RNA sequence: AGGGGUGUAGCUCAAUGGGAGAGCAGCGGACUUUGAUUCCGCAGGCUGCUGGUUCAAGUCCAGCCGCCCUUGCCA
Numbered sequence: 001a002g003g004g005g006u007g008u009a010g011c012u013c014a015a016u017g018g019g020a021g022a023g024c025a026g027c028g029g030a031c032u033u034u035g036a037u038u039c040c041g042c043a044g045g046c047u048g049c050u051g052g053u054u055c056a057a058g059u060c061c062a063g064c065c066g067c068c069c070u071u072g073c074c075a
Stems, first nucleotide, its partner, number of pairs: 001071007010024004018055001026042005048064005
């Protein structure tokens, strides 16, 4: 350098072009003598960045950036 994949909550991951979610972690409460377990609730995101298409984009398209895999070049 060529090709492919991927980027969403602190972490691991979902999400037919139309309401952004789950589990774990965190916080509060119930329970308990206390703690753990269990149960209830809360908070946490403008979906890597910039544009485009569309009435509407996490989703489709283009460029860029990061990471992973792969093919190659030089040394």

Description
The RNA shown here (transfer RNA) has 75 nucleotides and comes from Azoarcus sp. The sequence is in RNAcentral, with records from ENA. The source organism's lineage runs through Bacteria, Betaproteobacteria, Rhodocyclales, Zoogloeaceae and Azoarcus. Rfam family: tRNA. From the family's description: Transfer RNA (tRNA) molecules are approximately 80 nucleotides in length. Rfam classes the family as a transfer RNA.